[in-house]
RNA sequence: CCCUUAUCGAGAGCUGGCGGAGGGUAAGGCCCUGCGAAGCCCGGCAACCUGGCGUAACCGUCAAGGUGCCAAAUCCUGCUCUCGGGACAACAUCCCGCUGAGCGAGAUAAGGA
Numbered sequence: 001c002c003c004u005u006a007u008c009g010a011g012a013g014c015u016g017g018c019g020g021a022g023g024g025u026a027a028g029g030c031c032c033u034g035c036g037a038a039g040c041c042c043g044g045c046a047a048c049c050u051g052g053c054g055u056a057a058c059c060g061u062c063a064a065g066g067u068g069c070c071a072a073a074u075c076c077u078g079c080u081c082u083c084g085g086g087a088c089a090a091c092a093u094c095c096c097g098c099u100g101a102g103c104g105a106g107a108u109a110a111g112g113a
Stems, first nucleotide, its partner, number of pairs: 002112007013042001016041003022032003027077003043070003048066003051062004074105001078103004083097005
């Protein structure tokens, strides 16, 4: 890098320490940030895998180990359809919307090649 499966509107410092200017993983937008960014440490959340306990099993539970995560929907974005609203006299068409569904893209986990 590729394939498969599952999940993705919940949760995690309402004043922790060090650190000092960036960050939201490309781009655009829109945001966060000296009322302190990244990073490191501590802390926490969650329960995918291992493990413990209960169960015939499904499953539940604990959170020791392996990952992950701790602003904003996966922060928003593409395509198809759908719903609502608007522009037009009307149809077509176009525009707007965290209406909903599917696909695509991405992230994480577990497994595989």